[in-house]
RNA sequence: CCGGGGGGCCGGGCGACCGCUGGCGGGCGAGAGAUCGCGCGCUGGAGGAAAGUCCGGGCUCCACGGAAAGACGGUGCCGGCUAACGGCCGGCGGGGGCGAGAGCCCUCAGGGAAAGUGCCACAGAGAACAGACCGCCACGCCCGAGAAAUCCGGCGCGGCAAGGGUGAAACGGUGGGGCAAGAGCCCACCGCGCUUCCAGCAAUGGCGGCGGCACGGCAAACCCCACCGGGAGCAAGGCCGAAUAGGGAGGGCCGCGGUAACGCAGGGGUUUUUCGCCCCGCCCUCCGGGUUGGCCGCGCGAAGCGGGUGGUGACACCCGCUCCAGAGGAAUGGUCGCACAGGCGCGCAAGCGCUGGACAGAACCCGGCUUACAGGCCCUCCGGCACC
Numbered sequence: 001c002c003g004g005g006g007g008g009c010c011g012g013g014c015g016a017c018c019g020c021u022g023g024c025g026g027g028c029g030a031g032a033g034a035u036c037g038c039g040c041g042c043u044g045g046a047g048g049a050a051a052g053u054c055c056g057g058g059c060u061c062c063a064c065g066g067a068a069a070g071a072c073g074g075u076g077c078c079g080g081c082u083a084a085c086g087g088c089c090g091g092c093g094g095g096g097g098c099g100a101g102a103g104c105c106c107u108c109a110g111g112g113a114a115a116g117u118g119c120c121a122c123a124g125a126g127a128a129c130a131g132a133c134c135g136c137c138a139c140g141c142c143c144g145a146g147a148a149a150u151c152c153g154g155c156g157c158g159g160c161a162a163g164g165g166u167g168a169a170a171c172g173g174u175g176g177g178g179c180a181a182g183a184g185c186c187c188a189c190c191g192c193g194c195u196u197c198c199a200g201c202a203a204u205g206g207c208g209g210c211g212g213c214a215c216g217g218c219a220a221a222c223c224c225c226a227c228c229g230g231g232a233g234c235a236a237g238g239c240c241g242a243a244u245a246g247g248g249a250g251g252g253c254c255g256c257g258g259u260a261a262c263g264c265a266g267g268g269g270u271u272u273u274u275c276g277c278c279c280c281g282c283c284c285u286c287c288g289g290g291u292u293g294g295c296c297g298c299g300c301g302a303a304g305c306g307g308g309u310g311g312u313g314a315c316a317c318c319c320g321c322u323c324c325a326g327a328g329g330a331a332u333g334g335u336c337g338c339a340c341a342g343g344c345g346c347g348c349a350a351g352c353g354c355u356g357g358a359c360a361g362a363a364c365c366c367g368g369c370u371u372a373c374a375g376g377c378c379c380u381c382c383g384g385c386a387c388c
Base pairs, nucleotide, nucleotide: 001384002383003382004381005380006379007378008377009376010375013338014337015336016335017334018333020045021044022043023042024041025040027038028037029036030035047359051370052369054368055367056366057365058364059233060232061231062230072229073228074227075226076225077091078090079089080088081087092110093108094107095106096105097104098103111224112223116222117221118218119217120216133164134163135160136159137158139156140155141154142153144151145150172190173189174188175187176186177185191213192211193210194209195208197206198205199204237296238295239294240293247287248286249285250284251283252282253281255264256263257262266280267279268278269277270276303322304321305320306319307318308317309316310315340357342355343354344353345352346351
C1' cells in the first nucleotide's frame, strides 16, 4: 500500500437573510369566563435509529381483605449487573472454524427422556420389554466326488449375532483372549453410569475407586419441575367552565279592553340609552351536572457532560458543571455565500470544470431488542506485495 474479520464513534460544517414554533420579559388587544391572540427584545427547537411497536418499567385510571392453589401466558446452564427484562457482563458445557501446539474466534429455544403418554416417514428381517434376510457353526438324513482324511450341494432341527445389507438412528467402540461358531463371555484402553476426595459461591472440572453396560432419539409433541405475570392505556386521567338548550329548590306575575283576531300593560334578548326587531308559562335568585370551548397531564429526569474511586466486566458510588424540542392537523423549513468529504470528465502533472452528502423524521416518558443506512474516522487482528 492492497484485500478481509471483529469492536467503537461520527453521520454533513460555518455564516447571512426570511419564515414557523416553545419559553421568559414587557406592550397592545379579544373573550362571559377559563384563557387566548398580535407586535417587540432575549433565548431553545429531531434521531442513532425519532422506525417496527417485539420485550421490560415509570405514570394514570379501574378492580381487589390477605395468602395459597388452579387455569392461561411467558421465561429456562451458573454467577453477577439492573427499577425491571426475553436485555447486558463474566464463566461453564455442546457444536463449528483456524492452528503443529498452547490457544484464539464464531455460535447455541442450553431445565427434565431413570414420573407418565405419544411419535420415529421411506428402506429394512428387526425402530425400543427388538430382530435373523444374506451369513457363520454343531448335529441328523440324503445325493455326489475321493483310496482315505475330507470336501461340495440339498433338507430338517438347533446355536450365534462377528461379517454383509437397510436406515437419520440397529440395544456401546477398538484390539486381544476365548469358543463348534460367536458374544462384555473374559481382559486392556476409550465411552457410559454411580461414587469418595480435591478445586470452585455455582454451573462444572480433575484424580482415584466401583459397575460389564443397566439408560436410543424427539419436550420447537403433550407433559413434569422452578420462577415471573391483576386489567386497560395519554383518545390514560384531571381541572375551569357561558346562553333565549335542559334539570332541581325558593319566590314573583299570570292584569285590562274586546265574542274573537288583536291591542295595551308586564318580563326577557339584541354590549349601554331611545326607536325598531325577536321571544313569552314567563321572569328573578340560588344550586348541581354538563355541551361548544380552554387549560393541565407535558419534561429536573433510573437526565446529560467532565473528573475520580472500586470492579476482569456489565455497572455502582462520589465530586463538579449544565438545563437541553414539546406541537397537536401537528413547528423543526427555505434562499444565498464560503470552504470539505465523495463521484464524473479533462490534463503528463500541479490543477480545472460539472455534480454532490445516506436511512429517515418526535407525539406521555424511559431502558432494551430488531430492522434501515451514502460516506468518513479510530482501535485491534489476519493474509498478500514492496522496502528497511

The RNA shown here (Bacterial RNase P class A) has 388 nucleotides and comes from Roseococcus suduntuyensis. It was read from a public genome assembly, where an Rfam model found it. Rfam family: Bacterial RNase P class A. Its family is annotated with ribonuclease P activity, tRNA processing and dimeric ribonuclease P complex in the Gene Ontology. By type it is a ribozyme.